[in-house]
Molecule: transfer RNA
Organism: Minisyncoccota bacterium
């Protein structure tokens, strides 16, 4: 330098045909307990890596950039 895969909540990951983002763990509150843990119920938490484009509408399609992984090439 080139090919491929990936980047979504604090962490690990879903997201179908483009129709407006979900789960587990964690966190907060309540119940349960003498108290803790466990369990149950409820809740908060997202610029979908950044920017641009297409579209009535983009996590999803197109382009550029950044980051990570992997393979190949190059140099001495």
């Nucleotide at each position: 330098g080139g090919g491929c895969c990936g980047g979504u909540a604090g962490c690990u990951u879903a997201g179908u045909u483009g129709g407006u983002a979900a789960a587990g763990c964690g966190c907060u509150g309540c119940a349960u307990u003498c108290g803790c843990a466990u369990u149950g119920c409820a809740g908060a938490g997202a610029u979908u890596a950044g920017g641009g484009g297409u579209u009535c509408g983009a996590g999803u399609c197109c382009c550029c950039u950044c980051c990570g992984g992997u393979c190949c090439a190059c140099c001495a």